[in-house]
Context: one part of a larger RNA
RNA sequence: GGAUGAAUGCUGGCGGUGUGCUUAAGGUAUGCAAGUCGAGCGGAAUUGUAGCAAUACAGUUCAGCGGCAGACGGGUGAGUUAUGCGUAGGAAUCUACCUCUAAGGGGGGAAUAGCUCGCCGAAAGGCGGGGUAAUACCGCAUGUGAUCUGCAAAGAUCAAAGCCGUAAGGCGCUUGGAGAGGAGCCUGCGUGCUAUCAGCUUGUUGGUAGGGUAAAAGCCUACCAAGGCUAUGACGGCUAGGGGGCGUGAGAGCGUGGCCCCCCACAAGGUUACUGAGAUACGGAGCCUACACCUACGGGUGGCAGCAAUCGGGAAUCGUUCGCAAUGGGGGAAACCCUGACGACGCGACACCGCGUGUGGGAAGACGGCCUUUGGGUUGUAAACCACUGUGGCGAGGGAAGAAUAAAAUGACGGUACCUCGCUAGAAAGCACCUGCUAACUACGUGCCAGAAGCCUCGGUAAUACGUAGGGUGCAAGCAUUAUCC
Numbered sequence: 001g002g003a004u005g006a007a008u009g010c011u012g013g014c015g016g017u018g019u020g021c022u023u024a025a026g027g028u029a030u031g032c033a034a035g036u037c038g039a040g041c042g043g044a045a046u047u048g049u050a051g052c053a054a055u056a057c058a059g060u061u062c063a064g065c066g067g068c069a070g071a072c073g074g075g076u077g078a079g080u081u082a083u084g085c086g087u088a089g090g091a092a093u094c095u096a097c098c099u100c101u102a103a104g105g106g107g108g109g110a111a112u113a114g115c116u117c118g119c120c121g122a123a124a125g126g127c128g129g130g131g132u133a134a135u136a137c138c139g140c141a142u143g144u145g146a147u148c149u150g151c152a153a154a155g156a157u158c159a160a161a162g163c164c165g166u167a168a169g170g171c172g173c174u175u176g177g178a179g180a181g182g183a184g185c186c187u188g189c190g191u192g193c194u195a196u197c198a199g200c201u202u203g204u205u206g207g208u209a210g211g212g213u214a215a216a217a218g219c220c221u222a223c224c225a226a227g228g229c230u231a232u233g234a235c236g237g238c239u240a241g242g243g244g245g246c247g248u249g250a251g252a253g254c255g256u257g258g259c260c261c262c263c264c265a266c267a268a269g270g271u272u273a274c275u276g277a278g279a280u281a282c283g284g285a286g287c288c289u290a291c292a293c294c295u296a297c298g299g300g301u302g303g304c305a306g307c308a309a310u311c312g313g314g315a316a317u318c319g320u321u322c323g324c325a326a327u328g329g330g331g332g333a334a335a336c337c338c339u340g341a342c343g344a345c346g347c348g349a350c351a352c353c354g355c356g357u358g359u360g361g362g363a364a365g366a367c368g369g370c371c372u373u374u375g376g377g378u379u380g381u382a383a384a385c386c387a388c389u390g391u392g393g394c395g396a397g398g399g400a401a402g403a404a405u406a407a408a409a410u411g412a413c414g415g416u417a418c419c420u421c422g423c424u425a426g427a428a429a430g431c432a433c434c435u436g437c438u439a440a441c442u443a444c445g446u447g448c449c450a451g452a453a454g455c456c457u458c459g460g461u462a463a464u465a466c467g468u469a470g471g472g473u474g475c476a477a478g479c480a481u482u483a484u485c486c
Stems, first nucleotide, its partner, number of pairs: 001486004006482005013355006019348002021313001026311003030308003035068003040065002043062008075266003084191007093183003098179007106140001108138002115130006145158005162171003192238003199229003204226008241263004245256004268289005291302004319345001321344003327341001328339004358388004368379004392424007402413001430475005436455002441470005451458002
């Protein structure tokens, strides 16, 4: 000198774009953050129409069964020095939805929730009897095909579901093949500090057989062999998410990993599996622990490292806002519903960028202040005063783009941005420094005191170094200090 997710002191006019718990991965009141489908299914309640009624039809709402989505999106950085990341490769794999393509969708059955009846419980919830539907479940048939056995011939096993529509047709379903995108696995190389850590290892290293997985493999088990790693640093300890990048620097390098993007890990601490194409699953389940809450004391309930908010900690970091209008996501045939993702607004000079606080004229130069050799000098064209302008401010009028697919409809922001007219110099300058380094000097006060200080140092009676004033210098809506990096 540059830089910062900064903080502190003094000061503070406006706008735009960004950015904002670096500490306690500490605890959380409250609300919201993942639902949707009645064109899969049976029902319940209710409304209307027809009817004397039973009932039929149509509509609305609702829990349940069923389907898809809750593995994405959002958060955090605890753990992890390698089951990670980066890069270059590899073979023994899987893949819902989507696209293309081949073939098929025949005929049956038994349940169960909802419902109803009864019972237990304070509740959470649970038990039993009866009865019902399906795109839920299970056989049979068919076998394009797939898998297995087999050299082959051949054999064995394995499917399916309907719904909407007057119709055309559409949406689905089953078994394969291909693709796209995604995911799992393996290998080489690279990727902190420490030897005041020198030896480490028994599923350990390899083999055989078996099991297991979507898949290679000690991944697991039995048996056999005794191997494997290590000064090119094993093992241990400490620290740490990694990268694209970012800061600095002429570069080499050094430092760093906040915002954004990619990957990983985690979801109170630990552990287990289930479901599923995919999880060992943040807002699913079981168990243990700690904590908290409810309780009729028998027992239950909970998990903000989602968005706000709150207590605590801290030098320190924001609103319990608006909207699904846009972009994107989930569900649905669609209408549409949901979406604290997102789009916006709000707060903070936290950062960067831009603008303003007026412009021109105006005295051999007012007043006041300060200094003085008392002549004067300086503040200083500075002010007053005259003329002008309108960035800004205030008022009024107009008023978007962002909205899409033939048309219509649809805007949170927002009557915002912007435009026009009118009025108004009116709201709007500070901070640090002035011994040398280092741009900028005098007076008074103080008297090794009070104090200053980045370093050398300054202050003990004329201090350009302390304090105040005048003047000056440098930056400027900031300035200075502190911390950290180059």